[in-house]
Context: one part of a larger RNA
RNA sequence: CACCGCCUGUCACACCAUGGGAGUUGGUUGUACCUGAAGACAUUGAGCUAACCGCAAGGAGGCAGGUGUCCACGGUAUGAUUGAUGACUGGGGUGAAGUCAUAACAAGGUAGCUGUACCGGAAGGUGCAGCUGGAUCACCUCCUU
Repeated sequence: CACCGCCUGUCACACCAUGGGAGUUGGUUGUACCUGAAGACAUUGAGCUAACCGCAAGGAGGCAGGUGUCCACGGUAUGAUUGAUGACUGGGGUGAAGUCAUAACAAGGUAGCUGUACCGGAAGGUGCAGCUGGAUCACCUCCUU
């Protein structure tokens, strides 16, 4: 406090987080291709060459150089993922004393509820089907006294 009760939704205001969003801008990463520093390895080595071999000529070995493979950074294209931001937009939450109604709770004044369809400022209304977690009345059965 106990119907001068309880209670539902829209709307208005304030704040909070969040979804969508033309896009914008970063991070990470996949695939395909391009490029190929230095180095390693392979190959070549007509140029160069102290120690070794050789009386000498020269040889062995080595070096520069060339080529190839691998490969870092970088570039192009196209994907994935993630962060921030974004006009506008959707609902959600919260908030002593706002607005409109009064749907539910008593048979709540049209019993209520469930599914579905249509409709309506809002709670909601109506149709169809279902449920009793409705009352009243009648009958039957059972329980207690």

Source information: The prediction has a mean pLDDT of 85. Predicted 3D model of a 145-nucleotide part of an RNA (small-subunit ribosomal RNA, 3' minor domain) from a Deltaproteobacteria bacterium.